A computed fold for a 1527-nucleotide RNA from an uncultured bacterium, annotated as small-subunit ribosomal RNA. Its mean pLDDT, the model's own confidence on a scale to 100, is 81. It matches the Rfam family "Bacterial small subunit ribosomal RNA". Rfam links the family to the GO terms ribosome and structural constituent of ribosome.

RNA sequence: AGAGUUUGAUCCUGGCUCAGAAUCAACGCUGGCGGCGUGCCUAACACAUGCAAGUCGAACGCGAAAGUAGCCUUCGGGCUGCGAGUAGAGUGGCAAACGGGUGAGUAACGCGUGGGUGACCUACCUUCGAGUGGGGGAUAACGUUUCGAAAGGAACGCUAAUACCGCAUAACAUCCUGCCUUUGGAAAGGUGGUGAUCAAAGCCGGGGAUCGCAAGACCUGGCGCUUGAUGAGGGGCCCGCGUCCGAUUAGCUUGUUGGCGGGGUAACGGCCCACCAAGGCGACAAUCGGUAGCCGGCCUGAGAGGAUGAUCAGCCACACUGGGAUUGAGAUACGGCCCAGACUCCUACGGGAGGCAGCAGUGGGGAAUUUUGCGCAAUGGGCGAAAGCCUGACGCAGCAACGCCGCGUGAUCGAUGAAGCUUUUCGGAGUGUAAAGAUCUGUCGUGAGGGAAGAAUAACUUGGAUGCAAAUAGUUUUCAAGUCUGACGGUACCUUACAAGAAAGCACCGGCUAACUUCGUGCCAGCAGCCGCGGUAAUACGAGGGGUGCUAGCGUUGUCCGGAAUCAUUGGGCGUAAAGGGUCCGUAGGUGUCUUUGCAAGUCGUUUGUUACAUCCACCGGCUUAACCGGUGGCCUGCAAUCGAAACUGCAAGGAUAGAGUUCGAGAGAGGAAAGUGGAAUUCCUGGUGUAGCGGUGACAUGCGUAGAUAUCAGGAGGAACACCAAUGGCGAAGCAGCUUUCUGGCUCGAUACUGACACUGAGGGACGAAAGCGUGGGGAGCGAACAGGAUUAGAUACCCUGGUAGUCCACGCCGUAAACGAUGAGUACUUGAUGUCGGAGGAUUCGACCCCUUCGGUAUCGUAGCUAACGCGUUAAGUACUCCGCCUGGGGACUACGGCCGCAAGGCUGAAACUCAAAGGAAUUGACGGGGACCCGCACAAGCGGUGGAACAUGUGGUUUAAUUCGAUGCAACGCGAAGAACCUUACCUGGGCUUGACAUGUUCAUGAAAGCUUUGUGAAAGCAGAGCCCUCUGCGAGCUUGCUCAAAGACAUGAUCACAGGUGGUGCAUGGCUGUCGUCAGCUCGUGUCGUGAGAUGUUUGGUUAAGUCCAGCAACGAGCGCAACCCCUUUCCUUAGUUGCCAGCACAUUAUGGUGGGGACUCUAAGGAUACUGCCUGGGAUAACCAGGAGAAAGGUGGGGAUGAUGUCAAGUCAGUAUGUCCCUUAUGUCCAGGGCUACACACGUGUUACAAUGGCUAGUACAAAGGGUUGCCAACCCGCGAGGGGGAGCCAAUCCCAAAAAACUAGCCCCAGUUCAGAUUGGAGUCUGCAACUCGACUCCAUGAAGGAGGAAUCGCUAGUAAUCGUGGAUCAGCACGCCACGGUGAAUACGUUCCCGGGUCUUGUACACACCGCCCGUCACGCCAUGGAAGUCAGCAGUACCCAAAGCAGGUCGCCUAACCUUCGGGAGGGAGCCUUUUAAGGUAAGGCUGGUAACUGGGGCGAAGUCGUAACAAGGUAACC
Repeated sequence: AGAGUUUGAUCCUGGCUCAGAAUCAACGCUGGCGGCGUGCCUAACACAUGCAAGUCGAACGCGAAAGUAGCCUUCGGGCUGCGAGUAGAGUGGCAAACGGGUGAGUAACGCGUGGGUGACCUACCUUCGAGUGGGGGAUAACGUUUCGAAAGGAACGCUAAUACCGCAUAACAUCCUGCCUUUGGAAAGGUGGUGAUCAAAGCCGGGGAUCGCAAGACCUGGCGCUUGAUGAGGGGCCCGCGUCCGAUUAGCUUGUUGGCGGGGUAACGGCCCACCAAGGCGACAAUCGGUAGCCGGCCUGAGAGGAUGAUCAGCCACACUGGGAUUGAGAUACGGCCCAGACUCCUACGGGAGGCAGCAGUGGGGAAUUUUGCGCAAUGGGCGAAAGCCUGACGCAGCAACGCCGCGUGAUCGAUGAAGCUUUUCGGAGUGUAAAGAUCUGUCGUGAGGGAAGAAUAACUUGGAUGCAAAUAGUUUUCAAGUCUGACGGUACCUUACAAGAAAGCACCGGCUAACUUCGUGCCAGCAGCCGCGGUAAUACGAGGGGUGCUAGCGUUGUCCGGAAUCAUUGGGCGUAAAGGGUCCGUAGGUGUCUUUGCAAGUCGUUUGUUACAUCCACCGGCUUAACCGGUGGCCUGCAAUCGAAACUGCAAGGAUAGAGUUCGAGAGAGGAAAGUGGAAUUCCUGGUGUAGCGGUGACAUGCGUAGAUAUCAGGAGGAACACCAAUGGCGAAGCAGCUUUCUGGCUCGAUACUGACACUGAGGGACGAAAGCGUGGGGAGCGAACAGGAUUAGAUACCCUGGUAGUCCACGCCGUAAACGAUGAGUACUUGAUGUCGGAGGAUUCGACCCCUUCGGUAUCGUAGCUAACGCGUUAAGUACUCCGCCUGGGGACUACGGCCGCAAGGCUGAAACUCAAAGGAAUUGACGGGGACCCGCACAAGCGGUGGAACAUGUGGUUUAAUUCGAUGCAACGCGAAGAACCUUACCUGGGCUUGACAUGUUCAUGAAAGCUUUGUGAAAGCAGAGCCCUCUGCGAGCUUGCUCAAAGACAUGAUCACAGGUGGUGCAUGGCUGUCGUCAGCUCGUGUCGUGAGAUGUUUGGUUAAGUCCAGCAACGAGCGCAACCCCUUUCCUUAGUUGCCAGCACAUUAUGGUGGGGACUCUAAGGAUACUGCCUGGGAUAACCAGGAGAAAGGUGGGGAUGAUGUCAAGUCAGUAUGUCCCUUAUGUCCAGGGCUACACACGUGUUACAAUGGCUAGUACAAAGGGUUGCCAACCCGCGAGGGGGAGCCAAUCCCAAAAAACUAGCCCCAGUUCAGAUUGGAGUCUGCAACUCGACUCCAUGAAGGAGGAAUCGCUAGUAAUCGUGGAUCAGCACGCCACGGUGAAUACGUUCCCGGGUCUUGUACACACCGCCCGUCACGCCAUGGAAGUCAGCAGUACCCAAAGCAGGUCGCCUAACCUUCGGGAGGGAGCCUUUUAAGGUAAGGCUGGUAACUGGGGCGAAGUCGUAACAAGGUAACC
């Protein structure tokens, strides 16, 4: 610091998502140790049990027991001493208001910060004064009696005090009052007074002179007490500023705001009360609603900010819920009291008890949070003189990887790179120095031994100093030495022995994002943070191997910040992406010209105070290091005070005139309102002329018309709108158009004088505001929603037509919206220009007009700089700046719902959420497409010729059938296609019978052998199975001997067995190679460099001509190049040269009835090699003097002469796994292989391609000509003979320019047929044959005889062809034993037509629109149906919250009180003062009643919305989207 994701690609806008850090966390897997921290975020839910606040005998009175010792005893026990003035409770003092917990409430002076208190308090403590005299009456404990289940009481009696109460004394205290000082002000300070009022308590040591019987008095020290002052610390109250969200909360308030007088308080104050006044708060957000403890800080961030408020620290609030007071220095009191309520417990049913949000712990809730531990040793607190006691504060330990930090799980060497596993191209590679193995070490662990610091006070002992004092007693303060005290804990740490031993996981590996392979699965199972993976080769699922990252952890989930400049102060925008208010006026507010002086609020600076501790940062230090901890310094950006400065802003007082306004003189105009008025046109009415149609449409029809229309003429009526002028013109804020008049607003120009900042903008507010619509009343010609009819259509509630009501018009009143648009708020200033136009002024022009120049104000086009994502804007800014207002923050939901305001209504304004998606969008680019445009081409149409579609047959396909009818090909571009040839074979299919290392290949091991091989039997359909015989040995390392015989390793071969494997026309052409089809033989497709553009891209390749052509020329920010085009290649057409056998034969010769048959010949034809020729070369014209075009000459051929081969980049997941090859999957006594038979040849039917015909341009018979190109030894087969014929016999020749196939046919000549189902046509069928072949039944071809079907020119529709072409005629070949109407090739005869490019189809180029990019077979809208989800309305119903009014009213405080009760004081002894209970009054919690308010839940039914697989109906939008679209 960025990245992914909208697109075919691009730039931008914009959202979503990720990488980081953090966490009081939880969950999953895993888990060795230690240190330091942290640990109920939920139910402020309920709590069993224990503990958490006591202490003081040096304030006071009382006062046991167990036990033990002694004595006595009636043997039951008693008494006394010790225990012991102990335990214990009580009176009294202090503490209990601290410490500890929690965050419910609280939006507040609660908190933070800075001030004020001249409006206050303060126990214990400090310092300084003064005092501490003398009396009195009670009471608890205790005792006795008694009530009660208990908790708890009651009565009587006794008693003490530092308890309580008078009295004395007393001021520098308080009150009153006089004077002085300070101050803005006095209640402050000082100094007086004749004034009034108020105190106290003792306890513990020491001494022993004097007194006293004693206690003691007395002296003295300490503590305590009383009363003042003072300090410190603590608190109360008040104020400035800051402190969340909602305006769909806009008004709130009656003790309310203020005053006077009282009360109350420590203290000011409506804090409370009586009276008086009517105020107070609020858009700078009152009130109301929601949420929330606040802060130091913590997390994040570069910062500004955002978020948060656990642990630690400060403040506040609370203590079961609500209310209340008492005590006290302090509480309205967590472990106190009273009352009410809810809940729990005890009960003898009469009554009682309780409050863990203290520490542990329990239940419950929850994803989730610990031990009912040890100790007061330390620190701190309470009490005490002290010892000491208490202390769940605290210190420690336990549990938990919850977090941070540290350490370890070993180190070094070790390659036959072991085994295993994984993978493989089978060679290997990886895991991997990893392991094993060797050597070493000992953190940690276990055992043993040692062993801290944390502890120093206090106290005590000893010694010294010092104050008081008569004192060497005593005591205060202090110094030194010693003694004593450790929960943790025998812990940290150290030493030693042992032994690599007990110690590694988790996530991820498609991109973002570091890390790749195999298998399984097959849109399943699953993954997923976003994009997205998975439909048979998944680096994305699951597993294995490997790798990457982190590591005692690793991932996931939640939350917060960041990235996000995605709320923008730093630091964004608003023409088209979201966003300028419809327009103007104007209130508050904000902002504001030049100049002088002053002030000092803002601003800037100095100094001071504060900004608690901790945290953070730097340095230093302590734990072995770190985390952690300590010290020092910094920081704490703030607030306040103080002293200064005066530029800028502000304020005050002056001045100015450039902004603004006023005045005078001109000017233009559809500016507005009202009244009047004009002509053209439409319609209607009347009359005339006139006759059959008119009208309307793409074409019709409805409609009008013989009752006289339309047309035409004349007259009249009525309403609405104003042609030409007219314009990119004018005026105005939106909007305005015939003409005239009246009234009236603003603007512009020129000029002078005046005012003197009077200005700009403008939240709320007000006014105006197209069309449609609403109300009342008029008006109504034309047009014309709704409606009716006619057409169109599948339908047509539309488009088209005929009618036609509201409305359109006027008056008055509403509505208040528009794509109300320049999609561009208003104002001011500045910044090169060109051109047009409107309104003024000036100059120049001899006057004037035009032209020209200057200037002010409008309006328009182009354009510089600049801006912009681009398009574009560009002095009329979207440039450069300033001021003010409005508005935006992903798409949908939603111009919606609810609420409020407005409206007669329609509706308008304001304006969400749930839910859902990962996009939605802007501009531009390249394509594709268009029922867009322009140009061009093609047998594309047209013009022609011949066909197909009808018939029969052949053949292929579909369908059907079948045991099987094997498979593939399916618009063009499948269908006489693979198949250049299915009787068996082929053959892949079916039925049946067999074989299993196999029909075929290679290898291993073993056995056998007569190498191999040949003949043959049984069975059988064959294959096969089971046998028999013949053949006595191929090579021969070596050994033996009988030296030519035996044995024999090994090899070859065969058979059998075994293991590897073979085999598969089984699947996948959507895993592939290769090949092929198609667009298309169309003219296109690209690249390098340069240039332009942010970029995709563009340019080049566009443009003007031209061409068959991106062919060529010219021009041009392009210049060149490549693949295509063309040419080069082959055939053909003409000629030449060379060469002549098997070809040829002109001339010469021979032979024959005849024939190149023969000798010869190269002339010709021909053959086959090489050349030539054609290039717009020449001429004329056109064209731009070009390219090129038209015509002509010449030529065999003329403008690529004709034909072939040749197929650019690419498209169709086009075709082919069944040609072959090949990945992968599947079968392995079968999906392999062999065999027999069958099938591929079926047949109601449909289609394609063909053949033959329907006849006379013909058929038949007879005769006579003329080819080319091929094939031939398993072959072609001559002559000749036989057969009607297919054919048979026969055998010459030929491996071919020699021989054969081989007859060419149409044609021509002659004859017959005479328009008919025929002498056309030949299907079908019967019979008889021939040939091939092992075999023609299913199922061959051909021949002969007989038979003689349909068919008389083919509907809609559709195909081919532009010249040696179509049409027509025959010939040959491949395949092949045989089988050809198919296919391929060859020649013979040989036409017609093309005006032309409007239309159909296909293609090319340019341009235009686009919401398409799988690219129009695209995209996409709405209703309906079904499922799911959230939500609105709704009769009602349930709950909560706050408030109002009233009723009842506890406890308590305050007030009152006839009567009742009453120790201290007074008393005249009667009583009084004072107090208490009871009762009453005010107030009031809880409760109740009533009517509403707000919020939430739920609800029959109902509304729309969103999302869903391939549903239904249409086709609204995107192209001119087929009626331009939209508001």